Predicted 3D model of a 337-nucleotide part of an RNA (large-subunit ribosomal RNA, domain IV) from a Candidatus Staskawiczbacteria bacterium.

Context: one part of a larger RNA
RNA sequence: ACCUCGUUAAGGAACUCGGCAAAUCAGUGGCCGUAAGUUCGCAAUAUGGCCUGCCCUGCGCAAGCGGGGCCGCAGCAAACGUACUUCAACCGACUGUUUAUCAAAAACACAGCUCCCUGCUAACUCGUAAGAGGAUGUAUAGGGGGUGAGGCCUGACCAGUGUUGGAAUGUUAAGUUUGGGGGUGAUAAAUCGCAAGGUUUAUUGCUCACUGAAUGAAGCACCAAUGAACGUCGGCGAUAACUAUAAUCGUCCAAAGGUAGCGUAAUCCCUUGCCGGGUAAGUUCCGGCCCGCAUGAAUGGCUUAACGAGUUGAAGACUGUCUCAACGAGGCGCCCG
Numbered sequence: 001a002c003c004u005c006g007u008u009a010a011g012g013a014a015c016u017c018g019g020c021a022a023a024u025c026a027g028u029g030g031c032c033g034u035a036a037g038u039u040c041g042c043a044a045u046a047u048g049g050c051c052u053g054c055c056c057u058g059c060g061c062a063a064g065c066g067g068g069g070c071c072g073c074a075g076c077a078a079a080c081g082u083a084c085u086u087c088a089a090c091c092g093a094c095u096g097u098u099u100a101u102c103a104a105a106a107a108c109a110c111a112g113c114u115c116c117c118u119g120c121u122a123a124c125u126c127g128u129a130a131g132a133g134g135a136u137g138u139a140u141a142g143g144g145g146g147u148g149a150g151g152c153c154u155g156a157c158c159a160g161u162g163u164u165g166g167a168a169u170g171u172u173a174a175g176u177u178u179g180g181g182g183g184u185g186a187u188a189a190a191u192c193g194c195a196a197g198g199u200u201u202a203u204u205g206c207u208c209a210c211u212g213a214a215u216g217a218a219g220c221a222c223c224a225a226u227g228a229a230c231g232u233c234g235g236c237g238a239u240a241a242c243u244a245u246a247a248u249c250g251u252c253c254a255a256a257g258g259u260a261g262c263g264u265a266a267u268c269c270c271u272u273g274c275c276g277g278g279u280a281a282g283u284u285c286c287g288g289c290c291c292g293c294a295u296g297a298a299u300g301g302c303u304u305a306a307c308g309a310g311u312u313g314a315a316g317a318c319u320g321u322c323u324c325a326a327c328g329a330g331g332c333g334c335c336c337g
Base pairs, nucleotide, nucleotide: 002331003330004329005328006327007326008325010323011322014321019318029051030050031049032048037042039149053070054069055068056067057066058065059064071075084316085315086314087313088312089311090310091308092307096108097107112147113146114145115144116143117142118141124133125132126131150303151302152301153300155233156232157231160230161229162226163225164224165223166222169221170220171219175215176214177213178212179211180210181208182207183206184205185204186203187202188201189200190199191198192197234252235251236250237249238248261295262292273289274288275287276286277285
């Protein structure tokens, strides 16, 4: 010097990102008493206050309830173990789950709500298949997506994309049918040639990676519906008898122009916005305000008792966290002997 502990005058968070750490408080005994809020269950052991020994004795089955006395500053056998308290705000309703080994959370799940699919040899999943699960279930069932208790609610837009439905028309493959053309056989005729053979025409067979037409499904085009489907939810100019502002008007664009609510927010760049509260002093916090860079309604909006090793702010108590350090114990390291 370090590690693990202990004590400390006065002050008491001045420390620090932050009361981190430590300290305080307090024994699931008894009595009394207990606020706001609330989903009436809670909150709640809220907070807070008091009692406890021993001896004699009355009543009582006992538990216990009384009376008297004794000692101390202090009376707890009440097993072990175990909690500081309060006021506010945010997020998530809650108990639960999670990154084995840096994250326990506001993330996941959840009950509830909602949409889609599925009529049973179900949908869906696994498997090449047989087959299996679903399910020895049957729409109050099963599968999938989203949201996430409860309360109040969930606005406009179907133009784009998707999904569902529709079938008249257009487009559209292989295939089928039927021509043209090419190739190659057969038969007949005509013609040229002395002959061998050649050419042409007609009929007919087979064939082709050439070509025309007809027919030809779903799909697409087309027509509708659909947002708790993917999503989207304007700009400019002017206007009231102070000023300011604009209920109002004009105009352009668009499928429709953001409703209720909330709002400097876990969302606000400007920003330490402005006003108020708390402090002597407050970039944080709380309550208001709103021209919201770039809130907003199941990618849910707002609110909410209870709950949380969650996040933020404040207060009481308490303290070596600090002003500011000191001393002690044990250990460890080093130095000297």
The prediction has a mean pLDDT of 82. The organism belongs to Candidatus Staskawicziibacteriota, within Bacteria.